[in-house]
RNA sequence: GCCACUUUAGCUCAGUCGGUAGAGCAGCGCAUUCGUAAUGCGCAGGUCGAGGGUUCGAGCCCCUUGAGUGGCU
Repeated sequence: GCCACUUUAGCUCAGUCGGUAGAGCAGCGCAUUCGUAAUGCGCAGGUCGAGGGUUCGAGCCCCUUGAGUGGCU
């Protein structure tokens, strides 16, 4: 230098054909217990790596670009 893949909640990851962003774990509250753990219920947590474009509407499509992983030279 070239190619492929990844990038979404604190962490690990879903997200279909473009139509209001989700799960598990972690955190907080309540219940349960003599108490703790476990369990159950609930709550909070996101400029979807960044910028622009298309569209009535973008995590998803297009362009530019950052970071990471692997491969080639």

The RNA shown here (transfer RNA) has 73 nucleotides and comes from an uncultured Bacteroidia bacterium. Its Rfam family is "tRNA". Rfam's curators write: Transfer RNA (tRNA) molecules are approximately 80 nucleotides in length. It is annotated as a transfer RNA. The prediction has a mean pLDDT of 83. It was read from a public genome assembly.